Predicted 3D model of a 722-nucleotide part of an RNA (large-subunit ribosomal RNA, domain II) from a Methanocellales archaeon. It matches the Rfam family "Archaeal large subunit ribosomal RNA". Gene Ontology terms of the family: structural constituent of ribosome and ribosome. Lineage of the source: Archaea > Methanobacteriati > Methanobacteriota > Methanomicrobia > Methanocellales.

[in-house]
Context: one part of a larger RNA
RNA sequence: GCCAGGGAAUGUAUCCAAGUGGCGAGACUAAGCUGGAAGCAGCGGAGUCAGAGCGAAAGCAACAAGCACGCAGCCUUCGGGCGAGGUGCGAUGUGUACAAGCGCAUGAAGUCACUGGGGUACGACCCGGAACCGGGCGAUCUAGGCGUGGGCAGGAUGAAGCGUUUCGUAAGAGGCGUGGAGGUCCGCUAGCGGUGUUGAUAUGCAAAUCACUCGCGUGACCUGCGUCUAGGGGUGAAAGUCCAAUCGAGCCCGGAGACAGCUGGUUCCUUCCGAAACAUGUCGUAGCAUGACCUGAUUAGAGAUAGUCGGCGGAGUAGAGCUACUGAUUGAGGGAGCCGGGUGGGAAACUGCCCGUCCCUCUGUCAAACUCCAAAGCCGCCGUCGUCAUAGAAGAUCAGAGUCCGGGCUAGGGGGUAAGCUUCUGGUCCGUGAGGGAGACAACCCAGACCAUGGUUAAGGUCCCAAAGUGUCGGCUAAGUGUUAACACUAAAGGGCGUUUCAAGCCCUAGACAGCUGGAAGGUGAGCUUAGAAGCAGCUACCCUUUAAAAAGUGCGUAACAGCUUACCAGUCGAGGUUUGGAGCCCCGAAAAUGGACGGGGCUCAAGCCGACCACCGAUACCAUUUGGAGCAUCGCAAGAUGAUCUGGUAGGAAGGCGUUCUGUGUGGGCAGAAGUUUCUCCGUGAGGAGGAGUGGACCGCAUAGAAACGAAAAUCCUGGC
Numbered sequence: 001g002c003c004a005g006g007g008a009a010u011g012u013a014u015c016c017a018a019g020u021g022g023c024g025a026g027a028c029u030a031a032g033c034u035g036g037a038a039g040c041a042g043c044g045g046a047g048u049c050a051g052a053g054c055g056a057a058a059g060c061a062a063c064a065a066g067c068a069c070g071c072a073g074c075c076u077u078c079g080g081g082c083g084a085g086g087u088g089c090g091a092u093g094u095g096u097a098c099a100a101g102c103g104c105a106u107g108a109a110g111u112c113a114c115u116g117g118g119g120u121a122c123g124a125c126c127c128g129g130a131a132c133c134g135g136g137c138g139a140u141c142u143a144g145g146c147g148u149g150g151g152c153a154g155g156a157u158g159a160a161g162c163g164u165u166u167c168g169u170a171a172g173a174g175g176c177g178u179g180g181a182g183g184u185c186c187g188c189u190a191g192c193g194g195u196g197u198u199g200a201u202a203u204g205c206a207a208a209u210c211a212c213u214c215g216c217g218u219g220a221c222c223u224g225c226g227u228c229u230a231g232g233g234g235u236g237a238a239a240g241u242c243c244a245a246u247c248g249a250g251c252c253c254g255g256a257g258a259c260a261g262c263u264g265g266u267u268c269c270u271u272c273c274g275a276a277a278c279a280u281g282u283c284g285u286a287g288c289a290u291g292a293c294c295u296g297a298u299u300a301g302a303g304a305u306a307g308u309c310g311g312c313g314g315a316g317u318a319g320a321g322c323u324a325c326u327g328a329u330u331g332a333g334g335g336a337g338c339c340g341g342g343u344g345g346g347a348a349a350c351u352g353c354c355c356g357u358c359c360c361u362c363u364g365u366c367a368a369a370c371u372c373c374a375a376a377g378c379c380g381c382c383g384u385c386g387u388c389a390u391a392g393a394a395g396a397u398c399a400g401a402g403u404c405c406g407g408g409c410u411a412g413g414g415g416g417u418a419a420g421c422u423u424c425u426g427g428u429c430c431g432u433g434a435g436g437g438a439g440a441c442a443a444c445c446c447a448g449a450c451c452a453u454g455g456u457u458a459a460g461g462u463c464c465c466a467a468a469g470u471g472u473c474g475g476c477u478a479a480g481u482g483u484u485a486a487c488a489c490u491a492a493a494g495g496g497c498g499u500u501u502c503a504a505g506c507c508c509u510a511g512a513c514a515g516c517u518g519g520a521a522g523g524u525g526a527g528c529u530u531a532g533a534a535g536c537a538g539c540u541a542c543c544c545u546u547u548a549a550a551a552a553g554u555g556c557g558u559a560a561c562a563g564c565u566u567a568c569c570a571g572u573c574g575a576g577g578u579u580u581g582g583a584g585c586c587c588c589g590a591a592a593a594u595g596g597a598c599g600g601g602g603c604u605c606a607a608g609c610c611g612a613c614c615a616c617c618g619a620u621a622c623c624a625u626u627u628g629g630a631g632c633a634u635c636g637c638a639a640g641a642u643g644a645u646c647u648g649g650u651a652g653g654a655a656g657g658c659g660u661u662c663u664g665u666g667u668g669g670g671c672a673g674a675a676g677u678u679u680c681u682c683c684g685u686g687a688g689g690a691g692g693a694g695u696g697g698a699c700c701g702c703a704u705a706g707a708a709a710c711g712a713a714a715a716u717c718c719u720g721g722c
Stems, first nucleotide, its partner, number of pairs: 001722006011122006018115006026049003032043004053060002063090001066089004073082003091106006125265002128262001132255006143229009152219001154186003157182001161178007191216003196212002199210002231247001233243002268657006278291005293402001294400006303388003307385001309383006319373001320371002326367003331362006339356007406430010435446003450629003453624004460617003463601003469614001471613006482603002494588003498585010515572005521545003526540003551566001555564002630647002632643004658711001660708010676695008
């Protein structure tokens, strides 16, 4: 891992409402006793609940109906009348500071048992802690102590002391010998240890080993045997070490099914409805309670309302505006002068200038906490239409829940540089929603799935993968731009004599623009400056003449001249030219790590982009009941009828069923073959059921009523097998 078997809402007590049944102003017995084989029957009224309340208490103590409304129902002359139950008023009891007001109670229904649901106490749906406490068992491992024994090849070094000798007055020192000290040295002696290879090993030889290497090896040494210290205790040259492979509190048994607001799991089917992730409180934010939202039952009896249109009101948002206020905020001109600031004149008085302030004219801008204005929408009331409703709406009461981690998009706000960020409000979707599209893709687009069959469309698509157009008409793009609705695809400021297009100005057959040919002169080498300055180093001025036109000279050039050239003019040519602004597509701007992504192939008058149009494909959407069927709801005794407005669904509520084991009653099958099992066929929406054949070899059904240790895929579930 697989298979088989086991495996989780139970029992008692009590309370709550509901249902069923008995009796009923009453209902019921409990313990116990008697009888009986037993189920049970007969006794048993102690006691409990109800029958009267109010008041802290003393205590006092109530409508068998006075008026009205009115559902069901009955009657009706169809106007209405009566009206059980019910409701309103009134009345009554009691308490309180009054006879007022207020609180509670009052016009007789309970009680016992059972059933399913829920609460509480208990292990309380099941499994799960680390821990805590009690009583015992452990020092054969290990730590330390005590008692008594054992062990340490060989070699090296050479302390004190002693002998002798030298020196010295001496104290003493030196030499040579002797001697044999030491938590001395070397050492695979034995023994003890465990440094490095971060070697081997890693279901190992081994729950700590193996190899090589390494430390100690006469000592605080190693070691045998005996003995002592025990769990909040020991022992410890101290590491929280060690105390039997267990130690920041041993092990065993018990309290014990500890507790767990935490994790995991919780077993058959179908039908109906169907949430919440919000608010308040909480030693509370992983929980709980109450409300909101869901379900079921009951009650009650007439309106309810998301939508459309109209009328009358309301609030001041978007926008806009500001000489309409408040506040902010350009420039120009004019004016006023009380005041504030700066600066100048003057001894001062005083006076000049500038800025602020205020006013006028023109000009340029803003505001969530500005508004002279002011939408679309929204809200309230009334009415119309629509929808729902006596086949019972909205409401109310009771019972049962779940939920209190939410998230995406869109519109509008707060915070933040921003975020797949955070925090709010409205709507919607996911959550709890399948199907089609978006390559894949909870919430984006289409669309809300009872089952089957056939057709038509939506979003989105129609060259091939791949269903449907290589569709029609007209433009644009040359960048493979693009072939991406949005998101998740990155792209901006700024540039482009890329190309298409729109508008405007100016020039133009009296000939434009560009090119080509020719001219481009004279006074004069203007004056000054300067070595020189002649159009062209620099400064000043920039006239006049001849002309078709020609500068006191546009650029190059020279030492200075010269030379070339331009403005300007003519000729030639022959039709548009030139400038500015806007729009479309395109280009640059443009950088990431394996080779690489429009989903891919591939595509260029497209299979790209823009516009117009016609076909077709394409969902569980829509249509089809003289296509078929099921359920549900309503009506009906039933058969059946109707459903435009019924059939998705997590948590959860409600209803009806299937199956397993056992029991009572009834009724059946079986050696001419029961259960079980293998296989085939059929029936039922389903849980499931039935039949045939083989095997098997002795028990097993059906109906009805009852009782449960009653249904397995999950729990790192348990046990076994493989």